c-di-GMP-I-GGC riboswitch aptamer from a Deltaproteobacteria bacterium, 80 nucleotides, folded computationally.
The sequence was found by an Rfam model in a public genome assembly.
The coordinates come from a structure-prediction model, not an experiment, and the mean pLDDT is 85.
RNA sequence: ACCGAAAAGAGCAAACCAGUCGCAAGAUUGGGACGCAAAACCACCGGUCCUUUAUUGAGAGGAUAGCGGGGCUGCCGGAC
Numbered sequence: 001a002c003c004g005a006a007a008a009g010a011g012c013a014a015a016c017c018a019g020u021c022g023c024a025a026g027a028u029u030g031g032g033a034c035g036c037a038a039a040a041c042c043a044c045c046g047g048u049c050c051u052u053u054a055u056u057g058a059g060a061g062g063a064u065a066g067c068g069g070g071g072c073u074g075c076c077g078g079a080c
Stems, first nucleotide, its partner, number of pairs: 002078003011036002016031006034066001041071002044069003047064007
């Protein structure tokens, strides 16, 4: 490199509720756990969503890393 059956220690936190920010998608803080071995990080490719210009060819800006791929780093155990 590869694998995640069992175990241990640690970690993250969907929906929903409340506060704040944002035109929105959504973000963030607290509560809360559906799940997660990269559910750490990076918008590079595809997808989805929002805003706007335009008017049907599309352009511009944004969101999502918990949609997939890719990049990069990494805990424990197995195996070698």